RNA sequence: CGUUUAUCCAGAGUGGCGGAGGGACCGGGCCCGGCGAUGCCACAGCAACCUGGCCACCAGGCGCCGAGGUGCUAAGUCCCGCCCCGACCGGGGACAGAUGAGGA
Numbered sequence: 001c002g003u004u005u006a007u008c009c010a011g012a013g014u015g016g017c018g019g020a021g022g023g024a025c026c027g028g029g030c031c032c033g034g035c036g037a038u039g040c041c042a043c044a045g046c047a048a049c050c051u052g053g054c055c056a057c058c059a060g061g062c063g064c065c066g067a068g069g070u071g072c073u074a075a076g077u078c079c080c081g082c083c084c085c086g087a088c089c090g091g092g093g094a095c096a097g098a099u100g101a102g103g104a
Stems, first nucleotide, its partner, number of pairs: 003102006013043005021032003026081004044073003049069002051066004077096001082093004
């Protein structure tokens, strides 16, 4: 990088470094940002996918507890774009993306 599968309306920030754009890409909107954003590091926290325990002969499932491996800590994946519900509104789905686990 491509592939399979599950989830994506919940939750959770301080300090240091740094110094200009950033919110994945394109278009539009909206927002964040010298009262220092995005990013990196440390610590803290959230959550519970894998995982450990309860747990037993085996397999599968559910639940509870923990937190070892990931992940995450502005806004629903910030919103819209394509399709459907006649249209506004609202809703559903797809695509794309993110994360986990698996497989080649």